[in-house]
Source information
Predicted 3D model of a 350-nucleotide part of an RNA (small-subunit ribosomal RNA, central domain) from an uncultured rumen bacterium. The full RNA is in RNAcentral, with records from ENA and SILVA.
Context: one part of a larger RNA
RNA sequence: UUGGGUGUAAAGGGCGCGUAGGCGGCUUUGCAAGUCAAACGUGAAAUCUGUGGGCUUAACUUACAGUCUGCGUUUGAAACUGUAGGGCUUGAGUAAAGUAGAGGCAAGUGGAAUUUCCAGUGUAGCGGUGAAAUGCGUAGAUAUUAGGAGGAACACCAGUGGCGAAGGCGGCUAUCUGGACAGUAACUGACGCUGAGGCGCGAAAGCGUGGGGAGCAAACAGGAUUAGAUACCCUGGUAGUCCACGCCGUAAACGAUGAAUACUAGGUGUAGGGGGUAUCGACUCCCUCUGUGCCGCAGUUAACACAAUAAGUAUUCCACCUGGGGAGUACGGCCGCAAGGUUGAAACUC
Numbered sequence: 001u002u003g004g005g006u007g008u009a010a011a012g013g014g015c016g017c018g019u020a021g022g023c024g025g026c027u028u029u030g031c032a033a034g035u036c037a038a039a040c041g042u043g044a045a046a047u048c049u050g051u052g053g054g055c056u057u058a059a060c061u062u063a064c065a066g067u068c069u070g071c072g073u074u075u076g077a078a079a080c081u082g083u084a085g086g087g088c089u090u091g092a093g094u095a096a097a098g099u100a101g102a103g104g105c106a107a108g109u110g111g112a113a114u115u116u117c118c119a120g121u122g123u124a125g126c127g128g129u130g131a132a133a134u135g136c137g138u139a140g141a142u143a144u145u146a147g148g149a150g151g152a153a154c155a156c157c158a159g160u161g162g163c164g165a166a167g168g169c170g171g172c173u174a175u176c177u178g179g180a181c182a183g184u185a186a187c188u189g190a191c192g193c194u195g196a197g198g199c200g201c202g203a204a205a206g207c208g209u210g211g212g213g214a215g216c217a218a219a220c221a222g223g224a225u226u227a228g229a230u231a232c233c234c235u236g237g238u239a240g241u242c243c244a245c246g247c248c249g250u251a252a253a254c255g256a257u258g259a260a261u262a263c264u265a266g267g268u269g270u271a272g273g274g275g276g277u278a279u280c281g282a283c284u285c286c287c288u289c290u291g292u293g294c295c296g297c298a299g300u301u302a303a304c305a306c307a308a309u310a311a312g313u314a315u316u317c318c319a320c321c322u323g324g325g326g327a328g329u330a331c332g333g334c335c336g337c338a339a340g341g342u343u344g345a346a347a348c349u350c
């Protein structure tokens, strides 16, 4: 490299948009680049294969045939691919009128709780633990009542519930705004799928500048525990956690399962629609589309398991793997303020 693979053995890019490229619905006409057929030319000789001949045989040698699967020219075919033109509506999209939703950005606002400040009541403890101590408290704490301040998070509702491409999103209100779904079948008429590079988004932690700082809490300090205890437990406590702007670009970024399309027994929940039956109406019952769960047949699988949300049956495109360690390291490149990220070896060794 081929082949074979990628849920758990090595292996799916964290996610999207999209360039080149690859692939692409039904039908019709032309062309003939690919494709197919025929003829001619060429494809040196030796070599190779076959059948004969010559050295006593063989190796060797020699004659003829084949081979040289290719290339060029000419003629022809038109199913498929391609290309040019015409048509279609099922793929894709648009339209009007609806539905559900923690989808997003920015703004306003609410109550509970913690902390703290002031004042009142009140007196000796509080707090904490396995047990204690450090700590707080007669300068009046803890408890309790009323008032003020400030920050952060939104109990119940809440649900293998919803929305989002992923990361993720949860008090309430209105503005702006993205997507999805169902039904109608009016319009466009293949406008599609995938997507190397590229561009954008991307938890937490971390970084820069300026704010903010209630609670929590790396570091740190003290008290315990212990043989020791740079820990687990306790009392404190700074970065940080929050906001604005800018960087970082990584995670068990997981469904450890790339995207798209089609097909392949059923059963049972749940969320959002639509239609029908019955009914005064509702509940109910039936059908159907989309999402999300559980169980299960065929099939697949090393097994576990997956099983219409496939890990089944097929097609297209991308990414990735190729024994363990060395190593996601070194060196170089690119990116970054840094931390570091990304690309990514070899010697050696088993």
Base pairs, nucleotide, nucleotide: 003322004321005320006319007304008303012318014201015200016199017198021194022193023192025088026087027086028085029084030083031082033081034080035077036076037075038074039073040072041071042070048066049065050064051063052062053061054060091191092188093187094186095184098181099180103177104176107173108172109171110154115149116148117147119145120144121143125136126135162169163168206247207246208245209244210243211242215241216240220236221235222234223233258317259316260315261314262313263312266295267294268293269292270291271290272289273288274287275286276285299306300305323350324349325348332343333342334341335340